Context: one part of a larger RNA
This record gives sequence, structure tokens and C1' cells, in this order.
RNA sequence: AGUUAAUUCUGUGGCAGUGGCAAAAUGGUUUUCUUUGUCCCGUCUUGAAACACGGACCAAGGAGUCCAAUGUACAUGCGAGUGCAAGGGUGACAAACCUGCGUGCGUAAUGAAAGUAUCAUUGGUUGGACCCGCAAGGGGCACAAUCUGCCGGCUUCAAUCCCUCGGGAGAAAGGUCUGAGUGUGAGCAUGUGUGUUGGGACCCGAAAGAUGGUGAACUAUGCCUGAAUAGGACGAAGCCAGGGGAAACUCUGGUGGAGGUUCGUAGCAGUUUUGACGUGCAAAUCGAUUGUCAAAUUUGGGCAUAGGGGCGAAAGACCAAUCGAACCAUCUAGUAGCUGGUUCCCUCCGAAAUUUCCCUUAGGAUAGCUGCAACCAAACAUUUUUAUCAGGUAAAGCGAAUGAUUAGAGGUUCCGGGGGAGUAAUUCCCUCGGCCUAUUCUCAAACUUUAAAUGGAUAAGACCCUGGCGUUGCGUAAGUGAACGCCUAGGUUGAAUGUUGGUUGUUAGUGGGCCAUACCGGGUAAGCUGGUAUGGCGAUGUGGGAUGAUCCAAACGUUGAGUUAAGGUGCCAAAGUGUUUGCUUACCCAGAUCCCACAAAAGGUGUUGGUUCAUUUAGACAGCAGGACGGUGGCCAUGGAAGUCGGAAUCCGCUAAGGAGUGUGUAACAACUCACCUGCCGAAUGAACUAGCCCUGAAAAUGGAUGGUGCUAAAGCAGGCCACCUAUACUCGACCAUUAGUGUAAAUGCUAUGCACUAAUGAGUAGGAGGGCGUUGGGGUUGUUGAGCAGCUUGUGCCGUAAGGCAGAGUGAAACAGCCUCAAGUGCAGAUCUUGGU
Repeated sequence: AGUUAAUUCUGUGGCAGUGGCAAAAUGGUUUUCUUUGUCCCGUCUUGAAACACGGACCAAGGAGUCCAAUGUACAUGCGAGUGCAAGGGUGACAAACCUGCGUGCGUAAUGAAAGUAUCAUUGGUUGGACCCGCAAGGGGCACAAUCUGCCGGCUUCAAUCCCUCGGGAGAAAGGUCUGAGUGUGAGCAUGUGUGUUGGGACCCGAAAGAUGGUGAACUAUGCCUGAAUAGGACGAAGCCAGGGGAAACUCUGGUGGAGGUUCGUAGCAGUUUUGACGUGCAAAUCGAUUGUCAAAUUUGGGCAUAGGGGCGAAAGACCAAUCGAACCAUCUAGUAGCUGGUUCCCUCCGAAAUUUCCCUUAGGAUAGCUGCAACCAAACAUUUUUAUCAGGUAAAGCGAAUGAUUAGAGGUUCCGGGGGAGUAAUUCCCUCGGCCUAUUCUCAAACUUUAAAUGGAUAAGACCCUGGCGUUGCGUAAGUGAACGCCUAGGUUGAAUGUUGGUUGUUAGUGGGCCAUACCGGGUAAGCUGGUAUGGCGAUGUGGGAUGAUCCAAACGUUGAGUUAAGGUGCCAAAGUGUUUGCUUACCCAGAUCCCACAAAAGGUGUUGGUUCAUUUAGACAGCAGGACGGUGGCCAUGGAAGUCGGAAUCCGCUAAGGAGUGUGUAACAACUCACCUGCCGAAUGAACUAGCCCUGAAAAUGGAUGGUGCUAAAGCAGGCCACCUAUACUCGACCAUUAGUGUAAAUGCUAUGCACUAAUGAGUAGGAGGGCGUUGGGGUUGUUGAGCAGCUUGUGCCGUAAGGCAGAGUGAAACAGCCUCAAGUGCAGAUCUUGGU
């Protein structure tokens, strides 16, 4: 689980015992190969595999702590008190016990304050846990609503008393005013959890700011005192000699050696090579080239100037490899609304990217959404139905109002312009416009008579309905009514469907959003921007869309079987080369499934349907053949124009029929042709639209994509039908967990925080709650250990959902563990983390 008359029998399972197999049936572990699936973690983000950032590897260290104040929940002690506590007593004591001046909070409030209040009082109605009761009924906590007494404040009216006549004190009685009050107290203290605030305050990180010092060995400038600077060139002044001249002076040749002159070495500098070097020789060097080289030259030593200061032939240059404000120490763990990081497991619940305010927009507070803890109940609902309401969107309308707007028609007492007749007229006539009348065309977010759908509100009953009685300052002509209250009266439980609802306390995260569909605003448009409603993504996997945050299907514990969704069924690749009816041929480039990875206007005698109008046995259309005449060379115009350059007409005759002419043609004619008529032939033909597939329209940079292959009697396009494939969806079963419920103290070890049973449910980021694992130390208890502790190693195993735990073997050589409890410097992959190693 079945079965029997039977606790009888059968099957299956658990436990125990006992066998069989046997070095491996079975299991574990490890390595390699194959197939299928699979993008790299962490992070900020609407969105990350990202051509966004951090990350080579290993070890050790590494981040919500403690204190104070305070809200709240729970626990404990005492309770109108409670805690602390000087001092005193007892005491072997800095313990413990007794006493306890004082003091914190509480026991009373109110008023700006002066002040008043300290007396006294168990308030009423409705609902109400719960209690008593057989019932009827009675009592009624907390709390909620409402009325009311008392206290304080304010205020009205004020007796009475005092009085300097200004005023002051003020009982009693009120008030539609007011208080963080009161009507038999609930607090105080301690502990734990959690929240908040202040402290370095989870950890690391500035640019800055302040105070006090140290530097001019580099370099800037000045002063003092020293040192150094080949060889040439040019040739100032002065001087000499000769010539000329009346003279002044001048010419020639020398001599001379001036100069912020020149060429150039050392020195100093550092132009170019954009050379070498560029983990260098060097945190600025080397080679060649180059500037200057007797002075504003180069240089040693000494002295002076110091940080908001110096010094500066001025470049914000330089002040010790540091300068648009040096360096060192301290304030200092400076602050950061910003970046990065933030360490074990499982279970349950589970967001927000919105409101309001803010020198607010990278942030907060506030409300909302969330968790947790309680309490109380029988009702509740983003549903439908019925009933009753409000509304002015969509649509419609404009021969209805408002506003816009096209076209003619008719009219005219009148108004304006033009014209004719008339001497003129407020005369007559014509005409254009206004205006009027009946029509006509097209419109409106800020127009509307009309007027949806959807959506919104209320109701669908015991707190009800009917009846009776009462109160009132309202109301009536009126005890008529209205509102409210009471009842010993009567009536029946008033749609469907689904489901637990209400209240209180406290509270994290969030306050960058994005997408689709529908409707709106901006914009030429956008993978653009701003809104509203709903649903999603965010926070979410799964099947499908080849690929994919958001599309379609469908939301997830671990599994077995069955069935489907969306989507598919030639092969890749599970399932039809299924059946049936049409269409389609595509040589730049046929086509092939929402979002979606594009193509338009416009064309086609490609092909297939359809609509309308014509022609046709009285013979059409097409084909072949014949005719295609006369008036007339019509009129005008022309150099000419005879059907045919051009203009205005466009008749008649004869015919079966023939245009005062459809084209070719000529200078003009001619000639040909067409319309039109006829013969042969013998059955359908023509035109204009329309829409399916196909074609044209259709050009881009690496080689390329209906996903690929390929497919044409489709494996294409448009339909009908059947079968099949397949998700973590649905159905049934087993197990796990959670939540809720039910039973259970019996006579037998324990665990009632137990045991047994039933039902439903199981996604999850930020975040909350619950329960566990591990580390270190203290207390207690029970133990292990030289017959080998801890630790370490391990191709040996076992247990637990997991964090982890246990055993074996080896090594090792001295301590260690379980349980209860207390306390933490308690768990690492990330921080350009720190230190060490590779």
C1' cells in the first nucleotide's frame, strides 16, 4: 500500500543481526580527449565583454570602532516614587550590610511678566479587549470620537472695600476665546538591540590656511679685497721731415699708438646640426659649427639683502635638481556635498529615481515607496453588475452663434467710382464695387448647437427601514415642518466574483533614471528634447527573435514523467523535402517573418485579377486589296500659297464613301498617304482606370552576409488544414525550506524551543530582519595528549544546502579540544592599497 472472518496473508521500506560477491560489481579522486553551453572579474552607471577605469603572481597586514547625550523596542528591579551620594555605624576588607543631610528626574500647570494655582473631584454618551451569567442581561481596560466640570491666561458684567477722587484691590456670575493642563497618577534606574547627534568617527586621498624656525656652498644684485685675458689687422690726436703759399694754412711721406674698433687663441657663452646620447658619461652631457674675446670683461675669497620677503639690463627670471610665493617642524588623523575601497554562509521580505523647501540642480531635509515589532478586528477590493451624478475630449457642425474662407446667381430704398441721354433734376439707362437675399467650397488648441467610448464620484443596509413619543433660541397661518434624542412597538438580512483587513510605533535605502505602446508640447529631423497613462528594464534569470538591458512567450527551490506557449519542422539543428489553393523568373542586385537594422516620388504592351464605358453575325478589330470625286486654284493675305507658311469661315452637290482636309512633299503645282466607304476573311475587339507579384528608378570606399549553406513543381510570397518539435511556463509524483493551521502531557530514555499531520508558497539590486559557520581571549564544566598535542603535507575518504566540520596516512615534538557563558584589535581579490618575495 492492498487484502482477510482474523494484528490473516501478500508486496515494499526502515533498523538490527547474519550471509553472498570481491581487488573492485559499486563509489571516490585525479589526468587527458571529444561533444554541447559559455565574452572578464570588481566598479561608477539609464546602460559595460567593452576601444570606460583598477587588476602580473604569492604571503602577511588592511576599513562602521569606542565614549557622551538622546529617541524607540524589549527585559529586569522598585514604584508616587526612584536613582546617586558626603558623612556615620557594623565589618578580618577599597567588598558586603544598616542609616542617610543633600541632590537629578518624576509627582502641576499657566502667563511676556507681576503673579495665580497646591483646594477638591472617582464626570456623561457611542464603540470597545475582557469579566460575571444557562440565557436575557450586567460591569467595562487601553484607545478613538464627542459633550462637559475644575486650574492658569484673555475677556464681559461687576457687588463690595480702600482712596490723595486720577485711581487701586476685587467676591460671585458668565464667554462662540486660549494652554505643551487636570478629572485616582507612572515614573525612576540598569542592561541589550537599533536609530540620531557630537567627537579623527568606516578607511585612504587634496588644492589651500595658520604659527615658529632654517637657508644666498646653486643662483640674482651690490660693496670690499685679490687674480686672469696669445698673435695679428685697421691706424684717431700729437710729433718730425720735405714741397707749395705773402700769409692763413695746405699737400706728401713718416712717426705715433687712440678705440665699450676689427680677425682670432685661452676664457666666458650656447646659434645650428632640430647630429650623438636619451634604463645616458651626465636628473642637461659629447662632437662639429657658432657668439664674444680689453671691457656694461671673466673669476676666487670676504661681507650684505630672507619668504608676501629678497634680488631682478624684467624672463614671473632667480632665491641649494623645489618658485605666479622656498624649505623644515607644528596646528593635523586639517576639511572634502568629490574619487576609490569596505573582508563568512543560509533563509524570509523587498524598494526608489517622484512631492515640497533649501545660494538647491554631483548634496540635504520633507512626504511617498520598504523592512521590523506590536495591537485590534470581521470585513476588504485599481474587478463586474445595477442605480444616481458631474464633465465638453474624440467625432460632428459651419445653407446654427463667434472667427476664418472659395465661387458664381438674384436684388437694390440706399453709399462710392466710371459712362450714356439730358440745360438740369432727389430724372432715366448702362456698368464696377459695397450692401442685402437664397445658395455653394473649405476650416478652428485658446469656436460651438449636438456629443461618445474609456475614465471619475457615491450607493447596494442593524450605525437599517416603518411607526410612536419628546426637546429646540430654527421654522410654520397652525404642535405644521426641520434637526436632534428616546422607545415597552413592527419588519425582514437586500447584487456577482475574488480575497484577510484596520490601527500604532520605529526605520534603512532612494530622491541621476531609461525603454515600448497610446496621446500631447518644441523641432526640418534625430538612437533629439519636455510631459501624461499603462507595462517593462533598472533589481531578472529561462524558451524564441542567428547576435542583443527594454520586443514575443513566460517569471525561477532540488528532481522524475507528461503537455504546451512564443517560435519553428531541406541540411547545419530537435521536428514535414506534409497536404491543399493561387501568385512569382528577377544578367548591375529575385525573395524570404513584429520591434529591426531602410528605400520614395514616378514609370512598365512583364504577368495575373478587378471596375467602368464602347465596338461586334445588320460581319466589328487586325491583315490584304479597291475607291478617296465635283462646285473649287473657296475667301483674305502674299513675290508665291492650288487641302497642307499664316488669318477668319468651314457650306452645297453626287454618292457605298470621300475633311474647304491627318501627314510626306513642291518655288508654286504635281505625286504619295490618312480620316471615311467597300470587297475577301469569320469571332470576338478597343479604350480608360484599378491592384497583386515582378522590373526600372537604386552610386562608396578591408572581402561579406535572408545567420550560413543553399533553394525556383521553393526550402520564395499570400491563404486553408493536419501532424510533429521544444521552456526554469502548466499538470501529476518525490524530497528540502518557509509560512499558516490541526492534534498531542498517555502506561514505556530525553528533547513541548518536542513529536505527528495537512495546505499553500519558493525570482531579486539598494536595503531590512531571522538563524547559523569560523577566529582570539576570560569564566565554568567535561575531556584528549610522549602508546605522540598543536601545526604542516596529502592522486586516501566521509558529513553538512552553505559558511565549514570529521576521519585516515605522512611529518612533527608539547600542548590542545567539545559544550554553556562573557568580551572582541574577529573573516579579504580588488582600495594606481602597505611591506616582503617571485
Predicted 3D model of an 838-nucleotide part of an RNA (large-subunit ribosomal RNA, domain II) from Coscinodiscus wailesii.
The full RNA is in RNAcentral, with records from ENA.
Its Rfam family is "Eukaryotic large subunit ribosomal RNA". Gene Ontology terms of the family: ribosome and structural constituent of ribosome.
The source organism's lineage runs through Eukaryota, Stramenopiles, Ochrophyta, Bacillariophyta and Coscinodiscus.
The coordinates come from a structure-prediction model, not an experiment, and the mean pLDDT is 80.